[in-house]
Context: one part of a larger RNA
Formats: sequence, C1' cells, structure tokens
RNA sequence: UGACGGGGGCCCGCACAAGCAGCGGAGCGUGUGGUUUAAUUCGAUGCAACGCGAAGAACCUUACCAGGGUUUGACUUGUCGGUGUAAACGGCAGUGAUGUCGUCCCCACUUCGGUGGCACCGACACAGGUGCUGCAUGGCUGUCGUCAGCUCGUGCCGUGAGGUGUUGGGUUAAGUCCCGCAACGAGCGCAACCCUCGUCGGUAGUUGUAUUCUCUACCGAGACUGCCGCGAGCAACGCGGAGGAAGGUGGGGAUGACGUCAAGUCAGCAUGGCCCUUACGUCCUGGGCUACACACACGCUACAAUGGUCGGUACAGAGGGCAGCCAAGCCGCGAGGCGGAGCCAAUCCCACAAAGCCGGCCUCAGUACAGAUUGCAGGCUGCAACUCGCCUGCAUGAAGUCGGAGUUGCUAGUAACCGCCGGUCAGCAUACGGCGGUGAAUAUGUUCCCGGGCCUUGUACA
Repeated sequence: UGACGGGGGCCCGCACAAGCAGCGGAGCGUGUGGUUUAAUUCGAUGCAACGCGAAGAACCUUACCAGGGUUUGACUUGUCGGUGUAAACGGCAGUGAUGUCGUCCCCACUUCGGUGGCACCGACACAGGUGCUGCAUGGCUGUCGUCAGCUCGUGCCGUGAGGUGUUGGGUUAAGUCCCGCAACGAGCGCAACCCUCGUCGGUAGUUGUAUUCUCUACCGAGACUGCCGCGAGCAACGCGGAGGAAGGUGGGGAUGACGUCAAGUCAGCAUGGCCCUUACGUCCUGGGCUACACACACGCUACAAUGGUCGGUACAGAGGGCAGCCAAGCCGCGAGGCGGAGCCAAUCCCACAAAGCCGGCCUCAGUACAGAUUGCAGGCUGCAACUCGCCUGCAUGAAGUCGGAGUUGCUAGUAACCGCCGGUCAGCAUACGGCGGUGAAUAUGUUCCCGGGCCUUGUACA
C1' cells in the first nucleotide's frame, strides 16, 4: 500500500421488510447430469453452465457410428504432357466397368500450322483436417456494475515503499456540486450531446380522412430549480407552491472507466506450435445426435364457478409478403382442397385479435374440471414422415382437489392476466425477440440476510 475480520461509523440496491404472482408436489415440453449404446458428435459447469452456442437435428445440416468407395483429392493456385462424339447396362447411392454405333466432331480467333479459354486424364508442387493446446494468441463476449470509481503532470512531505491531491464539513443518482485544506491543475469514467415516447406550432400531403381534424413525413418550440415562499452562517442544495402536456435525471433505450476472474470461445472467424497425409482428408447409403430404473434446471397446461361450455356482439398495436402474401366464391364436420382477383404494398393479403360485454346451460362432483396416454380414420410439407414432423376428426379419458424444507420475479401503465406479429424456416415454437389490450397491491423503515461504495481500526496474510 492492499486484502481480510462472526471490528467500528456513514450510505446505497426489489437486499430485507410491506405486498402481489409464482417455482419446489402433478402431467407434458425443452436443456443438463447420469446410465445405456456401434454411435448416443462437440463445447458451456456457483453467482456469471443447464429453452446456453442451436434465429428451428427426418435426408441435408453433422462434426458421431456401421458399411461401401476414393487418393493431386469435395475446394484454391501454379507448371509440364495428353485428350475432347453419343447411347444403352449394373449398383441403395456415391459411382463403376463393358461393349456397340461411329467417324474427327467442346468454344472463340485463324495465315488451317496453331494460339487462347473451358472440361477431363496423367505427373509434380501442394490442397485438406469441426485433430490437440482459450494455460502460446488476435478478435469478440460474460462478470463485478451503469457500481462511482480509476489515474496522471508539476509542487510539497517521507531515508524509502509511498503519501498528498482523491481526506475533512455539507450535498447529490453520481469523485454531482459547494465550502475548507500544501496543494494547483488535468485525463478516463458520471452528466450532457444521440435515438424514442408524451404537448404545441409551421410546411407538405397519396394509397388514408375528404382541402379542418386524425394520421404520415420533415423542420422547429418547450423544462433551465427559470419564477415565488420557507430552511440552509455563505454556497451547493432540500421542502412546498404557481404556471404548464410534462418538474426537479419527465418515461424508455443506446452508451459499460482502470481493472478482476490464466473467466468463455482454436467448433464463427483469424492465428503460433504440435499432430494426420491411400487418412485424423474426402464422397455416399443407412443409423445416431430423439435412447431411459433415475436426479436437477427453465418453462407450458391444470387442479375449476372471478369457472367450463354454447350462441350473439365490440375494440388494437407492431410487423411480414414475388421461388412470396394469397382475397371473393365453391367443396369438406375439420385440418385442408379447388379457384384465381389484388398486391413489389398507408392501396392488396397474412388477419376473425383474445381476455371483454350480452344471453342460455352446468351446481361443487375427479364433474359438462383437467387434458396426458392410446386406438382408428384423414390432411399438409417434402425424393422420403418406420426409427423421428406438424395438424384435423371420432373414440379413449391418466395424474392432478393449490403443493415440505426451501426459493424466484416485480415499485406503475410496472406485476399479473389476454391475445397478435416476427426471425429461423420446405415442414416443425410451450423457446427467443417484439407488439398492443385489461390493469392492481404494497413500501412503517434500514435491526437483520445478500451484494456494493467511502472513512477508520486490528492483523502473525500478500
């Protein structure tokens, strides 16, 4: 000087408390461990791994396994030499060999000799490796933590490590600002500048309303403790009020200091070293990644009457669309099919939002709750749904009557409930990312648990 203390003081955070909804029990989905397996490819492992890489494993993907091939190779660049037709056959495929026909026949230029390009064959340099090392690395990322800290120059103090500044008194969300002070200044962070939502004005307007308004786009205004009162020695600042759409950081986002964890990633990419080179490369068929006595994590659906079911009826926002979105109409109980209009989209389509509201039935039961599981019959995508997709109809109707110890999220348009869209994608969403609709309860407070900041103290630790 740090680190640590079941030392002290001050302070903060959904950290506790006060509340609301959950998880932990059930069934199912997904991930992981374990076990199994020819293989169940690999990585991630307290917080900060476990709906994580994966924004979508039937083949492909695919890296794994079995079997069958191949060796200048699936890909790239270069040199030398040679060749340049078509059809049938075997094989699961990759691909293979055979013979027949046939005559000089890839493309461009041509002086008809050839030259250049393309493809193939042979030879040689080489390619290739998701093989190892994230403890050799770059880049990127997580985390403490959007916590308020981390430093430097000069000066001064100390033999020196170092200190001072950065401590102190107040204050703030903040090393924010003020005052004081052997310090005076400065940098990276904080804040502001950026995007978005909320109010108003101007301009413009098709596809929207019909030249107003709404809306859309662009430009601007507006909020600064600016004004008033009280407190604070001064100041910073705190409390209350006015005006205002908005008030003291207005809400949300982006933005992540010096560093820590030899944190994560050689399988995104790049890359040193090591290793393989008729194989640890590469091609294909099939299988596996989907296994299943079990354990954990994150979710979905429920256990019902604030409900279930049937009929009627209302109101969004944000998105996507040409190998696309697909209307009307017709067929089908339905998934869906036929059909073909419109739309490169404020025009057309996806697209009926759902909870809600009105009315009928159910009357507390393992039920008209719940929907797992299973049988049959179908639909769609796709060469192909057996392993192993999604959906529909009929039948079947399991566990489950609110969950032990423990544990999670959330302070307002939030939690909770409700649906909608998107990316990935042929098909496949209870995940992820967004969008709106309905819309709470509670916070006396900082003793305690957890994490963190500042000062101080002890130390046999570095």
Model confidence (mean pLDDT): 82 of 100. A computed fold for a 462-nucleotide part of an RNA from a metagenome, annotated as small-subunit ribosomal RNA, 3' major domain. The RNAcentral record of the full RNA draws on SILVA.